About this RNA
Predicted 3D model of RNase P RNA and transfer RNA as a complex of 419 nucleotides. It holds a member of the Rfam family "Bacterial RNase P class A". Rfam classes the family as a ribozyme.

[in-house]
RNA sequence: UAAGUAUUUCAGAUGGUCGCGCAUAUUUUUAUGUGAGGAAAGUCCGGGCUCCACAGAACAUGUGAUGCUAGAUAACGUCUAGUGGGAGUGAUCCUAAGGAAAGUGCAACAGAAAAUAACCGCCUUGAAUUUUUCAAGGUAAGGAUGAAAAAGUGAGGUAAGAGCUCACUAAGUUCUAUGGUGACAUAGUUCUUGUGUAAACCCCAUUUGGAGCAACACCAAGAAAUAAAGGUUAAGACAUUGUUCGUCGUCUUUUAAGGUUGGUGGCUUGAGGUAUAUAGUGAUAUAUAUCCUAGAUAAAUGACCGUCAAAUACAGAACCCGGCUUAUGAAAUGCUUAAAAC
RNA sequence: GGGGGCGUAGCUCAGCCGGUUAGAGCGCAUGCUUGACAUGCAUGAGGUCAUUGGUUCGAUCCCAACCGUCCCCACCA
Numbered sequence: 001u002a003a004g005u006a007u008u009u010c011a012g013a014u015g016g017u018c019g020c021g022c023a024u025a026u027u028u029u030u031a032u033g034u035g036a037g038g039a040a041a042g043u044c045c046g047g048g049c050u051c052c053a054c055a056g057a058a059c060a061u062g063u064g065a066u067g068c069u070a071g072a073u074a075a076c077g078u079c080u081a082g083u084g085g086g087a088g089u090g091a092u093c094c095u096a097a098g099g100a101a102a103g104u105g106c107a108a109c110a111g112a113a114a115a116u117a118a119c120c121g122c123c124u125u126g127a128a129u130u131u132u133u134c135a136a137g138g139u140a141a142g143g144a145u146g147a148a149a150a151a152g153u154g155a156g157g158u159a160a161g162a163g164c165u166c167a168c169u170a171a172g173u174u175c176u177a178u179g180g181u182g183a184c185a186u187a188g189u190u191c192u193u194g195u196g197u198a199a200a201c202c203c204c205a206u207u208u209g210g211a212g213c214a215a216c217a218c219c220a221a222g223a224a225a226u227a228a229a230g231g232u233u234a235a236g237a238c239a240u241u242g243u244u245c246g247u248c249g250u251c252u253u254u255u256a257a258g259g260u261u262g263g264u265g266g267c268u269u270g271a272g273g274u275a276u277a278u279a280g281u282g283a284u285a286u287a288u289a290u291c292c293u294a295g296a297u298a299a300a301u302g303a304c305c306g307u308c309a310a311a312u313a314c315a316g317a318a319c320c321c322g323g324c325u326u327a328u329g330a331a332a333u334g335c336u337u338a339a340a341a342c
Numbered sequence: 343g344g345g346g347g348c349g350u351a352g353c354u355c356a357g358c359c360g361g362u363u364a365g366a367g368c369g370c371a372u373g374c375u376u377g378a379c380a381u382g383c384a385u386g387a388g389g390u391c392a393u394u395g396g397u398u399c400g401a402u403c404c405c406a407a408c409c410g411u412c413c414c415c416a417c418c419a
Base pairs, nucleotide, nucleotide: 001338002337003336004335005334006333007332008331009330010329012308013307014306015305016304017303018302020035021034022033023032024031025030037314041325042324044323045322046321047320048319049212050211051210052209064207065206066205067204068082069081070080071079072078083097084095085094086093087092098203099202103201104200105197106196107195119143120142121139122138123137124136125135126134127133128132151169152168153167154166155165156164170193171192172191175188176187177186178185179184216265217264218263219262226256227255228254229253230252231251233249236248237247238246258418259417260416272291273290274289275288276287277286278285279284343415344414345413346412347411348410349409352368353367354366355365361399370386371385372384373383374382393407394406395405396404
């Protein structure tokens, strides 16, 4: 210098004039203060809050979700630090990562065969025929197919072959020892060679009630005449000796139809921000000090001018928090690789 | 603001618990039929399965993200 990688920060500043929302004061029009984000977005998760349902507790079933280990957190599918696996020369990054040896399903085409392997080939026996054919078996060493073919190489062995046996290697299982909180790693030992797929059904473990601020509470105004379809027996009546069933009625839900298109609360002090110290590898926690920082309801946060060389990306709060994902400008620092110089 | 559904040919729709090459109707093009047109018959073209990743041997289909589009949700009794 170029390429890459990780982390962090900022999101124009300042002065003047006019204008808008909210609060306070004074008062009836002035003054003062304050006024968007890192994503306010997508609505993908987790909570607070409100109503509905349920109602001692526990267990079971169903539905959905999650799925290596330890920790953080109010909680999480998030975060931190690790383990195993994978990608990269490397810094570093990715990982829905339990179980296929509980069971079921699927594996198109090709191929003999897709999990109960015999088509060709090799070997044995028998029969016919003796150039060969047929039948019964044995055999996974060789051939061809496929994404995937029944552990790999060599030797022994055999009628021919084969983990059938042996040596080395690969993968897994049992047990033991050592290290680690643990996932796991290393070494030894024993047995085995039992395809893939669970973002197919499923099994195991953990967890899970529903709806959402247009929730919900209240004030005012206005209409209150009805119809249909359910649910149910919680006043009652008919019917019956009585019960059940049934009819009417009552209660209740939904839809149609009707009325209003006003206002208030919920609404912003909160798992809050900033600084310092301590603990921790870290996420984070604790203590002390200090700060108060939008709350609209057709919906404010804007326009012009001057200076800083220049002046900008994605984008606009609507009950509130913690994450994730996506969009996006600029800068700083650490590290890696390559080239050149010292 | 909150909740839910759908994207497949020019248009309207199938195909969906993964399997060779994604179909149907209307429309379009060409030819035949007719003196000519319509109808009818035959043939053909036309698809980044909205987009991008992942799982899998293999994805329109399963999973995730993203884009577009449609629908529902006020209060009173």